[in-house]
RNA sequence: CACCGAAAAAGGCAAAACCCGGGUGACCGGGCGGCGCAAAACCACCAUCUCCCUUGAGAGAAAGAGGGGUUGCCGAA
Numbered sequence: 001c002a003c004c005g006a007a008a009a010a011g012g013c014a015a016a017a018c019c020c021g022g023g024u025g026a027c028c029g030g031g032c033g034g035c036g037c038a039a040a041a042c043c044a045c046c047a048u049c050u051c052c053c054u055u056g057a058g059a060g061a062a063a064g065a066g067g068g069g070u071u072g073c074c075g076a077a
Base pairs, nucleotide, nucleotide: 004075005074012037013036018031019030020029021028022027035064041070042069043068045067046066048061049060050059051058052056
């Protein structure tokens, strides 16, 4: 340095349910909560999903299903 993820430390994120709100929809924001997470940090490139009697070089959604890219804490074998 690359791979890797045992033990420990510091710190971080926050699933479902429930409450309030937004969107035609995929789905999203806030509160509460804490299932989990070493990338559960970031990016819509692939694949996926939604909407449309403008069916297209259309408009959108999703990074906590997966692949890919970028950055990153700690540290044995």